[in-house]
Molecule: Bacterial small signal recognition particle RNA
Organism: Sulfurihydrogenibium sp.
RNA sequence: AUCGGGACCCUCCGGGUAGGAGACGGUGAACCUCCCCAGGUCCGGAAGGAAGCAAGGAUAAGCCGACCCUGCUAUGCCGGAGUAAGUCCCGUUUAU
Numbered sequence: 001a002u003c004g005g006g007a008c009c010c011u012c013c014g015g016g017u018a019g020g021a022g023a024c025g026g027u028g029a030a031c032c033u034c035c036c037c038a039g040g041u042c043c044g045g046a047a048g049g050a051a052g053c054a055a056g057g058a059u060a061a062g063c064c065g066a067c068c069c070u071g072c073u074a075u076g077c078c079g080g081a082g083u084a085a086g087u088c089c090c091g092u093u094u095a096u
Stems, first nucleotide, its partner, number of pairs: 001093001003091006010082006016075004021070002024065004033058003041050003
């Protein structure tokens, strides 16, 4: 120098692990949401009707929980595939 193989590097895939997001569970509004509205208020001669505070119920944002499900991100872990160029190792052949 030549050829073959391997490792690293690089790319991709699957798994594992970790972390969130969505979904889920909980909590969650004196007023600025909704429902229902005792009492009281208003209209009415009455029957009845209207608006509607508190209490009660529901929910939004937010907050908390948890990764069982969905998806995302990261990966000094495991496995697989590719591998143009580069680095290293082993072997073959040839020449000196």